RNA sequence: CGAGCAUCAAGAGUGACGCGAGGGAUCUGACCCGACGACCGUCCGGCAACCGGCUGAGCGACCACCUCGGCCACGGUGCCAAUGUCAGGAUCGAUGCCG
Numbered sequence: 001c002g003a004g005c006a007u008c009a010a011g012a013g014u015g016a017c018g019c020g021a022g023g024g025a026u027c028u029g030a031c032c033c034g035a036c037g038a039c040c041g042u043c044c045g046g047c048a049a050c051c052g053g054c055u056g057a058g059c060g061a062c063c064a065c066c067u068c069g070g071c072c073a074c075g076g077u078g079c080c081a082a083u084g085u086c087a088g089g090a091u092c093g094a095u096g097c098c099g
Stems, first nucleotide, its partner, number of pairs: 001099002004097005013044001015043004022033003027088004045080003050076002052072007084092001
């Protein structure tokens, strides 16, 4: 970067330090959070299970691949206000995998 595939109503500290005014992706209309310091960054803590490890079953040439289920959570990410906050619009956005 992508007209690719999957997921996005569950879950997880108003934690500590720093910064200092906006933030909740974008537009419109609402609503909410924020000097009792939001957002963001670092550290600690945690959630989850996409990649990962083990395993059962199915398909099959009983190999591989793929699909579904269970367990684990070292590693790679990701995430830890409110349904992606709500509604409308969009070849919209975010994350993972693949290329």
This is a predicted structure of a 99-nucleotide RNA (SAM riboswitch aptamer (S box leader)) from a Nitriliruptoraceae bacterium.